[in-house]
This record gives sequence, C1' cells and structure tokens, in this order.
RNA sequence: UCGUGCUAGGCGGGGAGGUAGCGGUGCCCUGAACCCGCAAUCCGCUAUAGCGGGGCUGAAUCCCCGAUUGAGGGAGUGUACUUUUCGAGUGAUCGGCGGCGGGUAGUGGCGUUGAUAGCCGGAUCCCGCGCAACAGGAACCUGCCAACCCCGUCAGGACCGGAAGGUAGCAGCGGUAAGCAGUAAUUUUUGUGUGCCGCGGAACAGUCUGACUGGAGUUAACCCCGUUGUUAGAGCCGGGAAUGCCUCUCGAUGUCGGGUGCACGG
Repeated sequence: UCGUGCUAGGCGGGGAGGUAGCGGUGCCCUGAACCCGCAAUCCGCUAUAGCGGGGCUGAAUCCCCGAUUGAGGGAGUGUACUUUUCGAGUGAUCGGCGGCGGGUAGUGGCGUUGAUAGCCGGAUCCCGCGCAACAGGAACCUGCCAACCCCGUCAGGACCGGAAGGUAGCAGCGGUAAGCAGUAAUUUUUGUGUGCCGCGGAACAGUCUGACUGGAGUUAACCCCGUUGUUAGAGCCGGGAAUGCCUCUCGAUGUCGGGUGCACGG
C1' cells in the first nucleotide's frame, strides 16, 4: 500500500414542559431520518442515565472532536407605555356640547319695490252687553190613553109604576184629564271649553300690521371675545396584556479543519 473478515461506533438531533435527575411516549422546530413491543393519576433507568428483541452498515461522504453558521425554543421588577390594547386614579389645561353677555372686520339674511328710527292708528289680551251657533226645559201641535170610583150616547138586561111614562146604568161607540211618545215650524226660558260677528270700556308692556316723516343701514345664523355649566375624548399619573428592540441561555441543520482501530494474506 492492496485485499478479506471483524470490532468500537452509527442507522437522527434539538427546544419547552414534566422529573431529584436523565431518556422516552405526547407538543413544537429541523429534516435524506431501520423494524417490533412498552408508556401521562405514565414507562424505563441512575451519572456509561430509555429498556427488551430483530435487522443493516462499519473505520470513513457515513463514526468522534473543535471552530463557524444560527431554524426554532426559553428567561429578564432590561427598554419602548409618544407601538397597540384593557382596567383603575387624577384633574376642567386643551377639545366637544349647552346657557348668558359683548363685538361687527369678514361670510350670510333683510333693505332705495325704502332699512333702523320717530309719530298716529288698528289688531292680538281682559271685562260688560248684544247677536248668532249649539245644548236642555216649557208652551204650541200630533198620536196613544181610565174594567168601576171621568164625560156623552147608552143595545140587551135591571128598578119604580095598573098604565102612560120615568130612573140608574154594564158592554160597545165617541171623547177627555194626569201621564207617555213623537215632531220640528213658531214662541219663551236657562246654560256654554262656542264665534275670521257687533257695540262700549279697560289695557296699551311685548308682538304683528296700516298711513305719514325721513333717507341707509340693519341683523347676528356663521365668526371673534368674555363668563358660566356640563362632558373624562385628549392630557397627566400608575399598572396589566400583547408586540418590537436589547441582554442572557439552549440549540437543529449546513460549512471548514482535525482525529480514530483489530486479525490474516499478497
């Protein structure tokens, strides 16, 4: 140095959690990831820290060590609360909303088809009276209406009488009183949550309106200022959660460098 047969080793690893601790099952990351059995009130172990059985590979692309890379996980009363979000507190500083007072440069409205103002009048409001309307009552009118104790006429029958004749009178018929019902024409009376009504009075502050005088402003909706009330939206203060950054920590994978046998034969 070559060949043959073996052995150590390897055939995944990691994070959180759990555990006295380690590994595994379950979760997550990475990923080209032998097979079977076991296991979360869990299974197997003890610093050589899964166990048991089977298979493949095998001294190097594959095993071991170091450096580097850094998927992903974990910790932090680190930092940002002027990254987002949720409670608590505070206080009218800003903002929002409302009331009152003031201003008139600007916008808007009204105004020479005449503003504000002045003056004269009317209406609106109140009182009295009248009228009307409406409602109720009464009169008037119509109809009904009394077994007898209302009226008229009273068949039949009754009574008196020798007779002529007379008397009372039921039913029926006709009518009427009280009362009931109706009608709405008229009259009268009472009342009113009534009236584009009339007359008189009171009042005349405000509002509306007409005539006249006069000739250009006036108003304050927006706006500005002040004051007052209200509101916790912003602000302030202090926390929770999430998230970003920072620090620490574990770390798959990749890359680079180095290291590691035994036996026999040529």
Molecule: Bacterial large signal recognition particle RNA
Organism: Candidatus Krumholzibacteriota bacterium